[in-house]
RNA sequence: GAGUUUGGUGGCUAGGGUUCCGGUCGGGUGCAGCGCCCGAUGCAGGUCCGAGAGCGACCGCCCGAUCGGGGAGACAUCCGGUCGGACGCACGGCGGGACAAAAGCCCGGGAGGC
Numbered sequence: 001g002a003g004u005u006u007g008g009u010g011g012c013u014a015g016g017g018u019u020c021c022g023g024u025c026g027g028g029u030g031c032a033g034c035g036c037c038c039g040a041u042g043c044a045g046g047u048c049c050g051a052g053a054g055c056g057a058c059c060g061c062c063c064g065a066u067c068g069g070g071g072a073g074a075c076a077u078c079c080g081g082u083c084g085g086a087c088g089c090a091c092g093g094c095g096g097g098a099c100a101a102a103a104g105c106c107c108g109g110g111a112g113g114c
Stems, first nucleotide, its partner, number of pairs: 007059003011055002015049002020046002022043001023041007060087001062085008089109001091112001095107003
């Protein structure tokens, strides 16, 4: 200096806004109340979005042990099952994008830094 592996999928949460429901405020209807309609407002709510560096589950990969198949041979290579172990590290803009909109979502383990 170069190459390969360090994985996938769902659930939940941090977080997020405002499509829908609801709340609140204002207005209209109507004698009033209730109800209905219109508008405004993210408002410790529900629906919704949601993590590479958050949690957890399943799968997968690797290592070891063991069992079975096949093999002329107590083998090897190959295929499959069960059990155990392991799957590292990770600071990070601005700006842009989608959905109704925003975000720790996507660009992005990016730019940059150590």
Predicted 3D model of a 114-nucleotide RNA (Guanidine-I riboswitch aptamer) from Zavarzinia marina. Lineage of the source: Bacteria > Pseudomonadati > Pseudomonadota > Alphaproteobacteria > Zavarzinia. Its Rfam family is "Guanidine-I riboswitch aptamer". Gene Ontology term of the family: regulation of gene expression. The sequence was found by an Rfam model in a public genome assembly.